[in-house]
């Protein structure tokens, strides 16, 4: 300097262009003499970032930002 790929919750990941979700985690219940286990509940997000197509965008475009892989 060329290409390609990724980027969502504290962490691991889902999600035809139409309600943004599971599971772990965290808190509080209820069991327990107390703790764990187990079961209820409840907590949670500017979908990296500006813009652009659209009636509508996590999802297509483009940029810039970060991280990876490959080539020189």
């Nucleotide at each position: 300097g060329g290409g390609c790929g990724c980027g969502u919750a504290g962490c691991u990941c889902a999600a035809c262009g139409g309600c943004a979700g599971a599971g772990c985690g965290a808190u509080c219940g209820u069991c327990u003499u107390a703790u764990a286990c187990a079961c209820g509940a409840u907590u949670g997000g500017u979908u990296g970032u500006u813009g652009g197509u659209u009636c509508g965008a996590a999802u297509c475009c483009a940029g810039c930002c970060g991280c990876g892989c490959c080539c020189a």